[in-house]
Molecule: TPP riboswitch aptamer (THI element)
Organism: Jannaschia faecimaris
RNA sequence: GCAUUGCGACAGGGGCAUCCGGGAAACCGGGUUGAGACGUACCCUUGGAACCUGAACCGGCUCAUACCGGCGGAGGAAGUUGCGCUUGAGGCCAU
Numbered sequence: 001g002c003a004u005u006g007c008g009a010c011a012g013g014g015g016c017a018u019c020c021g022g023g024a025a026a027c028c029g030g031g032u033u034g035a036g037a038c039g040u041a042c043c044c045u046u047g048g049a050a051c052c053u054g055a056a057c058c059g060g061c062u063c064a065u066a067c068c069g070g071c072g073g074a075g076g077a078a079g080u081u082g083c084g085c086u087u088g089a090g091g092c093c094a095u
Base pairs, nucleotide, nucleotide: 001092002091006083007082008081009080010079011045012044013043014042016039017032018031019030020029021028022027051076052075053074057070058069059068060067
């Protein structure tokens, strides 16, 4: 400064890429981005941009990328409950 919800329990939804090196392969090590790159960890649950389709899309950057932005006032997409609060606490962003 912004918004109105914050925390918990149980349940559910979701993604896991790209580059380099070694290796016959399985796989191992390292780099980049990110909350998260296989951890029951991370994120999201209609007040829904978690995530999917469009998409082997368009523009930009990069060693490369599903990296950044557009697309997006497009279409889909998974919840019940308890406690506390309503002038505040807590949350998010910037310094």